Context: one part of a larger RNA
This record gives sequence, C1' cells and structure tokens, in this order.
RNA sequence: CUGGGUGUAAAGGGUGCGCAGGCGGACUGGUAAGUCAGAGGUGAAAUCUCGUCGCUUAACGACGAAACUGCCUUUGAUACUAUCAGUCUUGAAUCCGGUAGAGAUCUGUGGAAUUCCGAGUGUAGCAGUGAAAUGUGUAGAUAUUCGGAAGAACACCAGUGGCGAAGGCAGCAGAUUGGGCCGGUAUUGACGCUCAGGCACGAAAGCAUGGGGAUCAAACAGGAUUAGAGACCCUGGUAGUCCAUGCCCUAAACGAUGUUCACUUGAUGUCUGCCCUCAGGGUAGGUGUCGAAGCUAACGCGAUAAGUGAACCACCUGGGGAGUACGCUCGCAAGGGUGAAACUC
Repeated sequence: CUGGGUGUAAAGGGUGCGCAGGCGGACUGGUAAGUCAGAGGUGAAAUCUCGUCGCUUAACGACGAAACUGCCUUUGAUACUAUCAGUCUUGAAUCCGGUAGAGAUCUGUGGAAUUCCGAGUGUAGCAGUGAAAUGUGUAGAUAUUCGGAAGAACACCAGUGGCGAAGGCAGCAGAUUGGGCCGGUAUUGACGCUCAGGCACGAAAGCAUGGGGAUCAAACAGGAUUAGAGACCCUGGUAGUCCAUGCCCUAAACGAUGUUCACUUGAUGUCUGCCCUCAGGGUAGGUGUCGAAGCUAACGCGAUAAGUGAACCACCUGGGGAGUACGCUCGCAAGGGUGAAACUC
C1' cells in the first nucleotide's frame, strides 16, 4: 500500500467556525480534458514466458514467436466525470407571521438560611461521637426575642422537563443579544456537505494583579482510633471557594457512539408549534421507554441505529517500557501539544 476495524476488546479529535483539498440536485445544448474504440509510430539488446534446436543430461546456450501491461501522433464515439452556456426548484439560504426556552452578557433587586456584632430574658451546661476527648461556657455560653452587618447560594415550583456546538445554564425584574421550531410558500436559484492546517470557545483545579472573604475547606494544628495512623471520625483552620482583568487548555470533556444526507414493521409516555369532525385524532420538530426486520463475539442497538447505503474528516494495528526520553513548540509557572527506541514477556 492492499485489507480489516473504532459503544464495552487497540481505536471518534472536548466542541464549533472555516481556507485549501475531497465529494456534490434536475434538464438542455456546445467542447471533447478524463473515459472508450480504430489506425500508425515507438517501446534497443539481454532478461521473463512459449516452441524448436545444441553441448551425453541439467545448469548454460542458439534460433523463432510472444510479451514489454507504457508513451506519442492521428481518426472517431459522447453514456458518465469535467468544462462552457442556458434553464429549473425539490437541497440550501432569505422574507413574512407566529412560538417555547435555567441559551449568552450587563445592571438592579428579594426572601429563607449561615456566621459575626449590639441589646433583652435566662442558667449550667453546650457542642461532638460508635464511645470519647480536644473545643466552648459563670468574664454568663447553648436556647430564645429584637436590632444590625457581611458574603455566598437560590428551598418549594422541578419533571428520564427545557435551552445550548460542546464545556455548561436555575430566585425575581429590566436592557442588549445568539440560536431553534412551526405556519405561509413570497424571494434567490445549487449559493451545498465535509474539512488537514488555521481561528474561536472550552468544567474543575491551578497561575498573575487588584478587590472580597459568610460558608465550606487542601495544607497545617490539636483530640480520638490504632501495633502504628503521615488516614478514615471529631474540634479548629490558611490558600482556595466569590468578583474584575489576563493566562492555563486538561477531564470517565461519556451516549466511553465524529459530522451530513437518504432509506427501512410497530407500540407507548412526554415537551413545543400547527390543524381537525376536539374525552380524541392528525402533522412537524425535540426528548424517553419497549420492541419487527436487520446487525452484534456477546451484552445489547433497533427511524435519536450499533440496521441498509453515500460523502468527508479523525483515529487503531499485541502487553509492558510510556504518554516516558530526546528534539521542536506553547506557557509566568505548574505543565500542555507532538511523540520514539533499546530492552522485556
């Protein structure tokens, strides 16, 4: 390379946008580059293959044929691909009218709870555990009432509910803003799909500067447990957790299932829109469960496919060594990306 694969055996890039590239709807005509056919030229010899022959045979050799799967020129063919011209509307997009939503950003605001502070009532415990102790309290705690402050998170509603490309998104209100879906079938007329590199986004933790700091809580300290206890349990507690700005760029970033399109019995929930003859039914788009055929090593998947096909990308090729070393590159650092071999089983 050919081939076979990628839910769980090795293998889908974390996600999107997108240049190059690859692939691409219906019809008509032109051209004839690819494609196909004919003819001519060339494709040295040796080698290879076949036939005959020569060394006693073979190896080896000689002669003849074939082959040299290729290239060039020329004459044609025009289905497909390509290209040029024209046309079309079903793909795609736009428009008009609706519609649901924790989609995003910013600003404001509400109540419960927690902790702390002040005051009142009140007295001996409170807290904690398997049991305790550390801790806290007669300098008046815990409990309870009133007042105040702060920060963070939003009970119920709440739902295999919704939205988003993914990460993710939840009190309430406003402003700005992205996307989707349905109906109309008005407009453009293939404008499409995918996408190496590239660009953007990307939980948590972490980093930088400045703020903030209620709760929780790595580190740390103490108390227990224990043979020990560098833990699990308890009492404290600093980074951090929060905000702004800038980095980091990883994850069991999972549906462990790339994106797009087409096709293929059904049953039953649910969300949103539209329609009807409205206890219900139909239709479109989501989201679940169960299952026909089929697929699968099995488990299972099954119109939200892991079925049947097409296009493009990514990735895999025994375990360990190793996601290591070296080099390059990105980063303030932590570290990330790329990514071997010896050796060994």
Small-subunit ribosomal RNA, central domain from an uncultured bacterium, 345 nucleotides, folded computationally. It matches the Rfam family "Bacterial small subunit ribosomal RNA". Rfam links the family to the GO terms structural constituent of ribosome and ribosome.